[in-house]
RNA sequence: AGAGUCGCCCGGAUCACCGCGUUACGCAAGUACCGAGGAAAGUCCGGACUCCAUAGAGCAAAGUGGUGGCUAACAGCCACCCGGAGCAAUCCGCGGGAUAAGUGCAACAGAAAGUAAACCGCCAAUAGCAAUAUUGGUAAGGAUGAAACGGUGGUGUAAGAGACCACCAGCAAUUGCAGUGAUGCAGUUGGCUAUGUAAACCCCACUUGGAGCAAGACUAAACAGAUAGCGCUUAGAACGGCUCGUUCAAGUUAUCGGGUAGGUCGCUUGAUUCUGCAAGCAAUUGCAGAACUAGAUGGAUGGUGAUCCCUCGCAAGAGGACAGAAUCCGGCUUACAGGGCGACUCUUCUU
Numbered sequence: 001a002g003a004g005u006c007g008c009c010c011g012g013a014u015c016a017c018c019g020c021g022u023u024a025c026g027c028a029a030g031u032a033c034c035g036a037g038g039a040a041a042g043u044c045c046g047g048a049c050u051c052c053a054u055a056g057a058g059c060a061a062a063g064u065g066g067u068g069g070c071u072a073a074c075a076g077c078c079a080c081c082c083g084g085a086g087c088a089a090u091c092c093g094c095g096g097g098a099u100a101a102g103u104g105c106a107a108c109a110g111a112a113a114g115u116a117a118a119c120c121g122c123c124a125a126u127a128g129c130a131a132u133a134u135u136g137g138u139a140a141g142g143a144u145g146a147a148a149c150g151g152u153g154g155u156g157u158a159a160g161a162g163a164c165c166a167c168c169a170g171c172a173a174u175u176g177c178a179g180u181g182a183u184g185c186a187g188u189u190g191g192c193u194a195u196g197u198a199a200a201c202c203c204c205a206c207u208u209g210g211a212g213c214a215a216g217a218c219u220a221a222a223c224a225g226a227u228a229g230c231g232c233u234u235a236g237a238a239c240g241g242c243u244c245g246u247u248c249a250a251g252u253u254a255u256c257g258g259g260u261a262g263g264u265c266g267c268u269u270g271a272u273u274c275u276g277c278a279a280g281c282a283a284u285u286g287c288a289g290a291a292c293u294a295g296a297u298g299g300a301u302g303g304u305g306a307u308c309c310c311u312c313g314c315a316a317g318a319g320g321a322c323a324g325a326a327u328c329c330g331g332c333u334u335a336c337a338g339g340g341c342g343a344c345u346c347u348u349c350u351u
Base pairs, nucleotide, nucleotide: 001347002346003345004344005343006342007341008340009339010338012308013307014306015305016304017303018302020035021034023032024031025030037322041333042332044331045330046329047328048327049212050211051210052209056244057243058242059241061208062207063206064205065204066080067079068078069077070076081095082093083092084091085090096203097202102201103200104197105196106195119142120141121138122137123136124135125134126133127132150168151167152166153165154164155163169193171190172189173188174187175186176185177184178183216265217264218263219262225256226255227254228253229252230251236248237247238246272291273290274289275288276287277286278285279284309320310319311318312317
């Protein structure tokens, strides 16, 4: 200097005038403080909180899927292991089980994709002048394919073949060492080795009541019933489905028809934020101190002017992203003009 990987920050500021909303003070006029986000978006995941009378048991269903830790919890985060990609920094994960010989699937090609199979080929016997034909053996060589029933070298054979031997790979069992563990390293033995796929069905392990601030609590207003079914021996109700259990229970279910719906709370002090110290590889936790930062409800947070900032441009000038709270919080995913900071990897050059 170039190419890349990972992480973080800003994304407008100041002044003046006018305007809007909550709260506080004030008789009033008015004054003071505060007033949209890093994603407020998606509604994907987890909760806090509220209600369903006691949320009980089982089945079904759904979700997750290496190990250990963090957290209120999670499909999140951190560290590590294994596998894959990359020269590397790093990134990705469909990460339990195919011996449960369960059920499926693997097109086409190929002889054959399940205890297989013989297209070309090799060998032997018989027949034949010969080409060749028949029978038997074979799967080492060749072809097809993503994959053909381990690989290399030899012994052996009529020709071959784990048939046997040596080495290697894989699988199974087992021993030792290291580690909390997943796992890694080293050794012994064995049969010779029958693929892949579970983000196919399935099996295993773990987790899970439901609904949601339009939850819910208090209060105001208003009302008109009729018909039919079932039941008072128990119908019915207890909010995803079924069964059992438990509790309440004299009414309940369906159709038609009528009336009312205003206010207050929930509502922002929090699993909160910042600073320092300590522990930990880290996520994070503990201790101490400081701070209070929107709570609207037909729905506020704005307008104008000047100066500055950033980008392009010689200048004049032009442009300045994605986008707006509605119970709250922790994550994930997606969008983002432009600018800045830090660490690391590789290549080249110079000293």

Predicted 3D model of a 351-nucleotide RNA (Bacterial RNase P class A) from a Candidatus Nanopelagicaceae bacterium. It matches the Rfam family "Bacterial RNase P class A". By type it is a ribozyme. The sequence was found by an Rfam model in a public genome assembly. Its mean pLDDT, the model's own confidence on a scale to 100, is 77.